Two RNAs folded together computationally: RNase P RNA and transfer RNA, 454 nucleotides in total.

[in-house]
RNA sequence: GGAGUAGCUCAGGCGAUUGCUCGGCGGUUUAGGCCGGCCGAGAGGAAAGUCCGGGCUCCAAAGGGCAGGAUGCCGGGUAACGCCCGGUGAAGGUGACUUCGAGGAAAGUGCCACAGAAAAAAUACCGCCCGGGCCGGUUCGCCGCCCCGGGUAAGGGUGCAAUGGCGGGGUAAGAGCCCACCGCGUCGUCGGUAACGGCGGCGGCAAUGCAAACCCCAUUCGGAGCAAGGCCACGUAGAGGGGCGCUCGAGGACGGCCCGUCCGAGCCCCAGGGUAGGCCGCACGAGGCGCGCGGUGACGCGCGCCCCAGAGGAAUGAUCGCUAGCCGCGAAGUGGGCGACCGCAAGCGGACACAGAACCCGGCUUACGAGCCACUCCGACC
RNA sequence: GGCCCCAUCGUCUAGCGGUUAGGACAUCGGCCUCUCACGCCGGUAACACGAGUUCGAAUCUCGUUGGGGUCA
Numbered sequence: 001g002g003a004g005u006a007g008c009u010c011a012g013g014c015g016a017u018u019g020c021u022c023g024g025c026g027g028u029u030u031a032g033g034c035c036g037g038c039c040g041a042g043a044g045g046a047a048a049g050u051c052c053g054g055g056c057u058c059c060a061a062a063g064g065g066c067a068g069g070a071u072g073c074c075g076g077g078u079a080a081c082g083c084c085c086g087g088u089g090a091a092g093g094u095g096a097c098u099u100c101g102a103g104g105a106a107a108g109u110g111c112c113a114c115a116g117a118a119a120a121a122a123u124a125c126c127g128c129c130c131g132g133g134c135c136g137g138u139u140c141g142c143c144g145c146c147c148c149g150g151g152u153a154a155g156g157g158u159g160c161a162a163u164g165g166c167g168g169g170g171u172a173a174g175a176g177c178c179c180a181c182c183g184c185g186u187c188g189u190c191g192g193u194a195a196c197g198g199c200g201g202c203g204g205c206a207a208u209g210c211a212a213a214c215c216c217c218a219u220u221c222g223g224a225g226c227a228a229g230g231c232c233a234c235g236u237a238g239a240g241g242g243g244c245g246c247u248c249g250a251g252g253a254c255g256g257c258c259c260g261u262c263c264g265a266g267c268c269c270c271a272g273g274g275u276a277g278g279c280c281g282c283a284c285g286a287g288g289c290g291c292g293c294g295g296u297g298a299c300g301c302g303c304g305c306c307c308c309a310g311a312g313g314a315a316u317g318a319u320c321g322c323u324a325g326c327c328g329c330g331a332a333g334u335g336g337g338c339g340a341c342c343g344c345a346a347g348c349g350g351a352c353a354c355a356g357a358a359c360c361c362g363g364c365u366u367a368c369g370a371g372c373c374a375c376u377c378c379g380a381c382c
Numbered sequence: 383g384g385c386c387c388c389a390u391c392g393u394c395u396a397g398c399g400g401u402u403a404g405g406a407c408a409u410c411g412g413c414c415u416c417u418c419a420c421g422c423c424g425g426u427a428a429c430a431c432g433a434g435u436u437c438g439a440a441u442c443u444c445g446u447u448g449g450g451g452u453c454a
Base pairs, nucleotide, nucleotide: 001378002377003376004375005374007372008371009370010369012323013322014321015320016319017318018317020042021041022040023039024038025037026035027034028033044354048365049364051363052362053361054360055359056225057224058223059222063259064258065257066256068221069220070219071218072217073087074086075085076084077083088102089100090099091098092097103216104215108214109213110210111209125156126155127152128151129150130149131148132147133146135144136143137142164182165181167179168178169177183205184203185202186201187200188199189198190197191196229280230279231278232277240270241269242268243267244266251263252262253261287306288305289304290303291302292301293300294299326350327349328348329347333344334343335342336341383453384452385451386450387449388448389447392407393406394405395404400437409425410424411423412422413421430446431445432444433443434442
């Protein structure tokens, strides 16, 4: 200098003018309100997607079973999670490091197109070997074509995948048939909480792959969502027609079904009419910041300080000035270097992204600007 | 703001893991006809996008984009 890997931080600041929302205060007013009065506060790391988890609210305090959904190596963190942390194994990368929906395929069912002989307790297309027959040749040793019967998975060929791999022995040719090494399975032992790893013995290859196919196993999940839910006001007025039921109980909680429990005198349908308002929920919370301690870490504990948006078609804006940081150009000067050149620097110019709370919180994912630190590889020089 | 669903030629659709994604209407060319229409033959034309699982993806899974429905 180039190429990369991992982590962290910021999301400019101050002032003026003029607007918007909320809260408090003042003047005025019976009050509504008005004085565009004064003071204070006023978006994010993702406020987004609504993909997970929880708080909260109502239904019963959330019950049992079936069905259904989700998750899936091990240990830990947490209110909880499909999130995070630390490990194990596998894969990728020269490396820093990264990624993994990573349980079970000897419980069962299913699938594996095309090609290929055969796609899973199966199989002989070519080839190789043995025996027999016929014909031809013959130097009488035998050789060759064809047919029949048998052996063989070493070789060819097909395919994503072919019945462990490679080497040696062995054999008519071959074959875990036998042996060494590697792989696989299993047993023991050692280390580890565990996943798993090391070592040794044994088996002798049976049992391909797919579960983001059905399924099995383990764990877990009650439903709905702030338009939840509560209160007030306004309005139709127990008014029209029909049906069911009143303890032998309709209906409701209750959701896809069954059971069980509780409430229970009203409930359902049709037609018609009315309201389209206000308040609460709603801003003190698994809250933020700082310090200390424990832990490899996620995180936990203790102390201190702080109060930090609450709109409701939906505010948080615009203009100007100064300025921090960043990028580019950079006169004269100055410092370094043999030199090419590099540093400092007045000044000039430029860019500043993605994006806007709507009950709240923890995550994930997606969008996106700038900077800092550490590490790796390559090249050159000392 | 919450909850739910969908995406295949220009349009309407078939497909449920395996050949070159099929059909109808439309469109283009040819034939037929004096000409047009009808009819016949042939062609062009699509899996919204990006990843993953798998030997193999329109189909299964995840994310993104676009569109639609519903609520007191």